A computed fold for a 72-nucleotide RNA from an Ignavibacteria bacterium, annotated as transfer RNA. It matches the Rfam family "tRNA". By type it is a transfer RNA. Taxonomically the source falls in Ignavibacteria (Bacteria, Pseudomonadati, Ignavibacteriota). The coordinates come from a structure-prediction model, not an experiment, and the mean pLDDT is 82.
């Protein structure tokens, strides 16, 4: 300079155009002498950034920012 792949909660990840989740971890509460464990529940997302197709985008197309492999 080419080509893939990848950006979603504080952390790892899910999520076929139709209500954005699970885990852990935050925090309330039971529990327990206490703590840690185990159980309820809560709270946190402008889905990388503009734009475009669509009634309707995390999702699908463009440019563009960050990574991360690869060729050279």
């Nucleotide at each position: 300079g080419g080509g893939a792949c990848c950006g979603u909660a504080g952390c790892u990840c899910a999520g076929c155009g139709g209500u954005a989740g699970a885990g852990c971890a935050a925090c309330u509460g039971c529990c327990u002498u206490u703590u840690a464990a185990g159980c309820c529940g809560u709270a946190g997302g402008u889905c990388g950034a503009u734009g475009g197709u669509u009634c309707g985008a995390a999702u699908c197309c463009a440019u563009c920012c960050g990574g991360u492999c690869u060729c050279a």